[in-house]
A computed fold for a 181-nucleotide RNA from an Acidobacteriota bacterium, annotated as Lysine riboswitch aptamer. Of the family's consensus pairs, 98% are formed in the model. The source organism's lineage runs through Bacteria, Pseudomonadati and Acidobacteriota. The sequence was found by an Rfam model in a public genome assembly. The prediction has a mean pLDDT of 75.
RNA sequence: CAAGGCGAUAGAGGAGCGGCGGGCCAAGAGUAGCGCGGGGGAGAUGGCCAGCAUCGACGAUCCCGCGGGAAAGGGGACGCCGCCGAAACCAUUCGGCGAUGGCCGUCGAAGGGUUGGUUGAAUGGAUGAAGAAUCCUUCAACUGUCACCCGGCGAAUUGCGGGUGGAGCGCUAUCAGGAUG
Numbered sequence: 001c002a003a004g005g006c007g008a009u010a011g012a013g014g015a016g017c018g019g020c021g022g023g024c025c026a027a028g029a030g031u032a033g034c035g036c037g038g039g040g041g042a043g044a045u046g047g048c049c050a051g052c053a054u055c056g057a058c059g060a061u062c063c064c065g066c067g068g069g070a071a072a073g074g075g076g077a078c079g080c081c082g083c084c085g086a087a088a089c090c091a092u093u094c095g096g097c098g099a100u101g102g103c104c105g106u107c108g109a110a111g112g113g114u115u116g117g118u119u120g121a122a123u124g125g126a127u128g129a130a131g132a133a134u135c136c137u138u139c140a141a142c143u144g145u146c147a148c149c150c151g152g153c154g155a156a157u158u159g160c161g162g163g164u165g166g167a168g169c170g171c172u173a174u175c176a177g178g179a180u181g
Stems, first nucleotide, its partner, number of pairs: 007175005014084001016083006024076002034067006043055004047103004087115004092110007116143007124136004145166007
């Protein structure tokens, strides 16, 4: 100078992450299915298109009124469990489901990529009943960690405060191995 490699164990960040709950609470909702009455008069339904299937002049879809009256997904608190790439998201491939083909959606797997974590904002976009929640994009703030710089405490170390920057393939501690002094 070049190439290659770099182990194990245990931890930390906090409104920290995720899972479970035939339980509790709010919302969904006085909504939907359903029944009756009235109007109306030919289409309506199955995620979208095609096809196919079903219902409809024994009057459907739709509108109004009355009766009656849920549930799921999602959320909150609490409890328990697993944890600190915890976990989440993105696109690709394969497979299952949605009767068929395509699209789309959803579940699982494989490898790849992004994100340290949290909070708020946009009356942004998607989903959704919803200014709930989740995700995406952008912006801002807080916080933890490491590096560098600055400051004061008699000096050094440590610790404190401030500033700039990086990323978890990181950081801290110990052990093992190797190298150097």